[in-house]
This is a predicted structure of a 262-nucleotide part of an RNA (large-subunit ribosomal RNA, domain VI) from a Planctomycetota bacterium. It matches the Rfam family "Bacterial large subunit ribosomal RNA". Gene Ontology terms of the family: ribosome and structural constituent of ribosome.
Context: one part of a larger RNA
RNA sequence: CGCAGGAAUGCUGAGAGGAGACAAUCUUAGUACGAGAGGAUUGGAUUGGACGUACCCCUGGUGUGCCAGUUGGACCGCUCGGUCCAUAGCUGGGUAGCUACGUACGGCAGGGAUAACCGCUGAAAGCAUCUAAGCGGGAAGCCCACCUCAAGAUGAGCAUUCCAUGUCGCAAGACGAGAGACCCCCGGUAGACCACCGGGUUGAUAGGACGCAUGUGUAAGCGGAGAGAUCCGUUUAGCUAAGCGUUACUAACGGUCGACGU
Numbered sequence: 001c002g003c004a005g006g007a008a009u010g011c012u013g014a015g016a017g018g019a020g021a022c023a024a025u026c027u028u029a030g031u032a033c034g035a036g037a038g039g040a041u042u043g044g045a046u047u048g049g050a051c052g053u054a055c056c057c058c059u060g061g062u063g064u065g066c067c068a069g070u071u072g073g074a075c076c077g078c079u080c081g082g083u084c085c086a087u088a089g090c091u092g093g094g095u096a097g098c099u100a101c102g103u104a105c106g107g108c109a110g111g112g113a114u115a116a117c118c119g120c121u122g123a124a125a126g127c128a129u130c131u132a133a134g135c136g137g138g139a140a141g142c143c144c145a146c147c148u149c150a151a152g153a154u155g156a157g158c159a160u161u162c163c164a165u166g167u168c169g170c171a172a173g174a175c176g177a178g179a180g181a182c183c184c185c186c187g188g189u190a191g192a193c194c195a196c197c198g199g200g201u202u203g204a205u206a207g208g209a210c211g212c213a214u215g216u217g218u219a220a221g222c223g224g225a226g227a228g229a230u231c232c233g234u235u236u237a238g239c240u241a242a243g244c245g246u247u248a249c250u251a252a253c254g255g256u257c258g259a260c261g262u
Base pairs, nucleotide, nucleotide: 001152005163006162007161008160009159010158011157015149016148017147018146022048023047024046025045026044027043033038051106052105053104054103055102059100060099061098062097066093067092068091069090070089071086072085073084074083075082076081110144111143112142117137118136119135120134166175167174168173180257181256182255183254184200185199186198187197188196205251206250207249208247209246210245211244212243215239216238221234222233223232224231225230
C1' cells in the first nucleotide's frame, strides 16, 4: 500500500515445512524344518542407545554485581576495622537466568491409492490364460493421519462484537463525533534493529522501601579466658544479585492519527 466504510478479537486451511529410524532380550519354541549340526517365518511383551522437542522440580555445570577464608603490596596517620591492585590475586561455596551430564515426552496405531509380485472370474483362441471388459490382495515407499507455520491464498476467506453514516452548505468542502490505534514514556515472559508482550495514576510496569525465601556460615563492637597465637559468649549471627510478596515513596510526563454512501 492492497484486501471498496473504520476497528478489535477469535477462527478456517489452499499451501509449505518437520517427523518417519534402529537394535537387543524374553516368549511363541529348542517348535516348524533338518540324518545331525543347527535353527526359524509369524504373533505377543520388555528394554536400550542414538535422534528430536520442551523444561529446570531432582542431579550437576556456569554464575567477573552474593557470602566467606587467605597471600603480597599500596592507602585510609597508627592499632582495630576496611578499600584498592595483583588472571575475578588465589581458594571454598552459591540465588536468578542460561544449561546437560539432568527430567518429561515422541516415532505408535489406523485409513486410502499403488510398485514388484500373488490371485478371482474371463474371452479373443470351444482349451489355456491375473487382462483384453470386470474384481481382489500387496511395501520402511506415495496420499491422509501426528507436530509447526500459514488469507499478499491479490482466488486477499469466515464468525462475533464495537464505532459511524451528525450539523452547515447548491456543490466543493468545513466543523463535530469517535470504536480503536500510534508516537512518547515505565518495562520484559521478547529482542541485533524492528517486531512481539505487559503497563502508563480509574496504575503494582520498573526502581526504592518493607517482609519472606535463598546463599554464605556465626559480622563488627563489647564482655570473658589465655603469656600469646587464639578461643568462648552476645549469635544458627552479620551480610545477601537477577527470586516471591506487600506498599504509590520515585518515574510512567506529554502528544497525534482515526471511518464513504444508498